[in-house]
């Protein structure tokens, strides 16, 4: 160290489901729970996805654009940390 082990920390983080809460949605948060993580710690700076409430747009209507909203547990990237086998 740009590696990542059947190692050590009685280490740490938690998907789907359940609940409670806040939102208009996605979705967050809080509990319960564990599929998985070696950055599953943080940052929407590229890509992507997911929502559409306000706004336009159509209109008898039903819908369709459209992030300024969400996602870091979709894939780069950038920034900070534990541990220290083997190469």
């Nucleotide at each position: 160290a740009a590696c990542g082990a059947u190692a050590a920390a009685c280490g740490g983080c938690a998907a789907a489901u359940c609940c409670g809460u806040c939102g208009a949605a996605a979705g967050g948060c809080g509990g319960a729970g564990a599929c998985g993580c070696a950055a599953a710690g943080c940052c929407a700076c590229g890509g992507g996805u997911c929502u559409a409430a306000g706004a336009c747009c159509a209109u008898u209507a039903a819908g369709g654009u459209u992030a300024u909203g969400a996602c870091a547990g979709c894939c780069g990237g950038g920034u900070u940390a534990c541990c220290g086998a083997a190469g």
A computed fold for an 87-nucleotide RNA from Peptococcaceae bacterium UBA2264, annotated as c-di-GMP-I-GGC riboswitch aptamer.
Taxonomically the source falls in Peptococcaceae (Bacteria, Bacillota, Clostridia, Eubacteriales).
The sequence was found by an Rfam model in a public genome assembly.
The coordinates come from a structure-prediction model, not an experiment, and the mean pLDDT is 87.